The part of an RNA shown here (large-subunit ribosomal RNA, domain IV) has 331 nucleotides and comes from a marine sediment metagenome. Rfam family: Bacterial large subunit ribosomal RNA. The prediction has a mean pLDDT of 88.
Context: one part of a larger RNA
RNA sequence: CUCUCGUUAAGGAACUCGGCAAAAUGACCCCGUAACUUCGGGAGAAGGGGUGCUUCUUUUGCGAGAAGCCGCAGUGAAUAGGCUCGAGCGACUGUUUAUCAAAAACACAGGUCUCUGCGAAGCCGCAAGGCGAUGUAUAGGGGCUGACACCUGCCCGGUGCUGGAAGGUUAAGAGAAUGUGUUAGAACUUCGGUUCAAAGCACUGCAUCGAAGCCCCAGUAAACGGCGGCCGUAACUAUAACGGUCCUAAGGUAGCGAAAUUCCUUGUCGGGUAAGUUCCGACCCGCACGAAAGGUGCAACGACUCGAGCACUGUCUCAACGAGAGACCCG
Numbered sequence: 001c002u003c004u005c006g007u008u009a010a011g012g013a014a015c016u017c018g019g020c021a022a023a024a025u026g027a028c029c030c031c032g033u034a035a036c037u038u039c040g041g042g043a044g045a046a047g048g049g050g051u052g053c054u055u056c057u058u059u060u061g062c063g064a065g066a067a068g069c070c071g072c073a074g075u076g077a078a079u080a081g082g083c084u085c086g087a088g089c090g091a092c093u094g095u096u097u098a099u100c101a102a103a104a105a106c107a108c109a110g111g112u113c114u115c116u117g118c119g120a121a122g123c124c125g126c127a128a129g130g131c132g133a134u135g136u137a138u139a140g141g142g143g144c145u146g147a148c149a150c151c152u153g154c155c156c157g158g159u160g161c162u163g164g165a166a167g168g169u170u171a172a173g174a175g176a177a178u179g180u181g182u183u184a185g186a187a188c189u190u191c192g193g194u195u196c197a198a199a200g201c202a203c204u205g206c207a208u209c210g211a212a213g214c215c216c217c218a219g220u221a222a223a224c225g226g227c228g229g230c231c232g233u234a235a236c237u238a239u240a241a242c243g244g245u246c247c248u249a250a251g252g253u254a255g256c257g258a259a260a261u262u263c264c265u266u267g268u269c270g271g272g273u274a275a276g277u278u279c280c281g282a283c284c285c286g287c288a289c290g291a292a293a294g295g296u297g298c299a300a301c302g303a304c305u306c307g308a309g310c311a312c313u314g315u316c317u318c319a320a321c322g323a324g325a326g327a328c329c330c331g
Base pairs, nucleotide, nucleotide: 001326002325003324004323005322006321007320008319010317011316014315019312027051028050029049030048031047036041038147052069053068054067055066056065057064058063070074082310083309084308085307086306087305088304089302090301094106095105110145111144112143113142114141115140116139122131123130124129148297149296150295151294153227154226155225158224159223160220161219162218163217164216167215168214169213173209174208179203180202181201182200185196186195187194188193228246229245230244231243232242255289256286267283268282269281270280271279
């Protein structure tokens, strides 16, 4: 010097990203216990007191009470909650990255939409077959949300889905018109050929008929999604309940708001501190909240996150001493 422990004057978080670590609390009995609350809780809230031994009283017993005795100390050693206040997120118990993440992530009960009438839908398999289910819409599959309370606004123009069938378009197929090739034949001929061309056989395949789909017409947002701009105006100023205009499918309602979202920003004001970029309460100018990718609250809960306090301490001011094990030296 390193590791593991023990003790420490005065101070007591001044340490540090952060009380990390340590200290403190601790068992049982009695008293006592707030806000808030879903009336269950919160709660072991918090905060106090007691605990040994002897004698007596009481008692079936365990215990309880009274008087006294000893020590610094009586759950005499050991084992055995620190607590409170405010806020964020998630309701909760659970689950998870075996081996850097345990969480605000996942799940969840509850809510809602949608598909499915049973040889169900959906899924596995080429099939047979199987799961669903020896179930039957109070059932099963899928999507989203996520207890509970109060709620969940406007837009169907685009995309999707559902329904509709008048019209337009439209495949295979049906249909055969037309055209082309070939050549019996005919015409002409410079006798070499040239032109025309029926039937047949091939090829071509118009018009016409022809479903769903698409176009079209409706519905549907707890489907995917979306939810404006400019100008003016009140008898101080400022602001604009009000008016005008352009655009849109419709222009963000309630609630919340410098927020796990705010760039400017350490916004401004208030609180807490002697001093507070964090924290709490407000304001609203929301760069770029917002209603089941849910909005706002919320008791209880949390090895979650942030802020404050009490207690306590070698975390620190600032280090010291001691014990054990290493390191180091000798054998």